[in-house]
Context: one part of a larger RNA
RNA sequence: GCCAACGAGUUUGCUGUAUGUUGCGUUAAGUUAAGCUCGACAGAGCGAAGCUAAAGUGAAAGCGAGGAUUAAUAGUCCGUUUGUAGCAUAUACAAAACACGAAACCGGGUGAGCUAGCCAUGGUCAGGGUGAAGCUGUGAGAAUAUCGCAGUGGAGGCCCGCACCCACCAGCCGUGCAAUACUGGGGGAUGAACUGUGGUUAGGGGUGAAAUUCCAAUCGAACUCGGUAAUAGCUUGUUUUUCCCGAAAUAGCUAUUGGGCUAGCGCUAUAUUUACCUGCUAGAGGUAGAGCUCUGAAUGGAAUAGGGGGGAGUAAUCCUACCCUUUCCUAUCAACCUUCAAAUUCUAGUCAGUCAAUUAUAUAGUAGUCAGAACUCCGGCGCUAAGGUCGGAGCUCAAAAGGGAAACAGCCCAGACCGUAGUCUAAGGUCCCAAAAUCUAAAUUAAGUGGGAAAGGAAGUGAUUUCUCUAAGACAGGUAGGAGGUUGGCUCAGAGGUAGCCAUCCUUUAAAGAGUGUGUAACAACUCACUUCUCGAUUAUGAGAAAUUGCGCCGAAAAUAUAACGGGGCUAAAAUUUAGUACCGAAGACACGGGUGUCAUUUACAGCUUGCUGUAAUUGGCGCGGUAGGGAAACGUUCUAUACGCGCUGAAGCCGUAUCCGCGAGGAACGGUGGAGUGUAUAGAAGUGAGAAUGUUGGC
Repeated sequence: GCCAACGAGUUUGCUGUAUGUUGCGUUAAGUUAAGCUCGACAGAGCGAAGCUAAAGUGAAAGCGAGGAUUAAUAGUCCGUUUGUAGCAUAUACAAAACACGAAACCGGGUGAGCUAGCCAUGGUCAGGGUGAAGCUGUGAGAAUAUCGCAGUGGAGGCCCGCACCCACCAGCCGUGCAAUACUGGGGGAUGAACUGUGGUUAGGGGUGAAAUUCCAAUCGAACUCGGUAAUAGCUUGUUUUUCCCGAAAUAGCUAUUGGGCUAGCGCUAUAUUUACCUGCUAGAGGUAGAGCUCUGAAUGGAAUAGGGGGGAGUAAUCCUACCCUUUCCUAUCAACCUUCAAAUUCUAGUCAGUCAAUUAUAUAGUAGUCAGAACUCCGGCGCUAAGGUCGGAGCUCAAAAGGGAAACAGCCCAGACCGUAGUCUAAGGUCCCAAAAUCUAAAUUAAGUGGGAAAGGAAGUGAUUUCUCUAAGACAGGUAGGAGGUUGGCUCAGAGGUAGCCAUCCUUUAAAGAGUGUGUAACAACUCACUUCUCGAUUAUGAGAAAUUGCGCCGAAAAUAUAACGGGGCUAAAAUUUAGUACCGAAGACACGGGUGUCAUUUACAGCUUGCUGUAAUUGGCGCGGUAGGGAAACGUUCUAUACGCGCUGAAGCCGUAUCCGCGAGGAACGGUGGAGUGUAUAGAAGUGAGAAUGUUGGC
């Protein structure tokens, strides 16, 4: 890993509630518990204690079809009756309570044959080196002091180094030789040494040269059995089929935020019924926008306005690049401004229309949900950042398949009961991949723009508009001139058109700036503006300067490989713009056939309350995506009761089949095998259905 078997909502309760059903009752009752008696051990009879109901209301005294509140006879609140016992189902509660799962806590024991310390009694330490004290001799010395030298001596948690003990480094091993080893080095090796045997200390404890170290491969509290199925707001798993409906990810509270409770939203039942949508009518409102009356912000100006400051003046008074205020004109801004003011929205209606649908409301029973996500619009926070976060309105996903967007939960189209080699469309498409136009008409683009991007830049090109020049000769080209006052003034070392500042005139002219650039130290030199001549565009062209606009261009750098149309490929397109006609295109719509739910219709049968209910069929309308979840109807397994069967002329089981029935779970038939049991119908009871739980056991 596979296969087989096993494996999870159960049981109990003098319990509560609801629904269904049965008995009795509905003229107020229903029922027994313990126990006793009988018994064919199935049960029957007796047994009124108790319980529920028959009256409520009030805190209560109490009153009573009424009661309470109250000064009240007002008003308000509760009430003015139909049950009860059993069984079944659902659910709650108490219990292990759907199953498996802790780490832990407590109690009684077992452990010191591992290891830690200690006690008792034994054992072991090759060889070599160093050479303390003491002692002896001798010398020095006055010396019995003291010192030197030689010898002797043999001390030491001394030195080197086997055994022995340890475990510092590296390698190796790392499904190992090994749950800590091996190899090569390393440390101690007469000592706080190592070691045998026996003993001792025990878990809220011991032991510890102290590391939370060790106490049998287990140690921040050993192991074992028990309390014990501890508890688990957590994770995982939870077994047959079909049919009907179908959520939530929100609010409030919560030692509460990954959990709950109540409400909201689902389902089922009963009762009563109308919602939704559109229009109309009547109301609500202060957002968008706009505006400046108010509240604030804020531009420029005026005033013969007022006050203050400053200046002049003896004063009167006058002046002001000052400040504040007022008035007027002018230009503005605001979520917490409004003289104004929408769209949408909301509320209501004996209204109208549509509509008759599982529409709404109420009651009862019973769920799930409380992590939501993207997108569009309106806002807050943030950086008008985020696949960000928090609100509001909507939509889809969640719980939705199908078509489109190359691929792509949340985007666009559209909601799958089943079948059909039928038809029409939606979004999106129609050269090929690949279904359908190489369609029609008119334009644009040359950039493969299309098929990624900004500020900014540019005689790209199309369209529209305005102005100027042109045979009195335009524009471009060529020729010639481009002067004088004057080197303008200032500045400056210099400043002569041409560093800078100021001014920017006059004259001669066809024309010529107190100068458009190059240049010089400054001049010079070249050039431009401007003008002459030449040339000759052709009467509507040509030339020039601007504005608006369509489509393009540059700006444009990323990591494995073109790689920024899905690809091929595309240029009077297969790109873009405008207009049009066809066609393709989905599980949409339609057509035909079938199934099923529900409502109605018709018929038949049955029951009785005699006009209703049930069953079966006919016809018609409307439905049939679905997670959590609710409801309905069925299939299958084991056993029990009753009835009827089958079986050695072959039961169950097992294997097989191109057969039959059922929407399905499944059920038959036939053949083989097998060798003794087993089926059908109607009821009842459950150890009742496996693919998942790192499930359990077995096999391979």
Large-subunit ribosomal RNA, domain II from a Minisyncoccota bacterium, 700 nucleotides, folded computationally. It matches the Rfam family "Bacterial large subunit ribosomal RNA". Gene Ontology terms of the family: structural constituent of ribosome and ribosome. Model confidence (mean pLDDT): 82 of 100.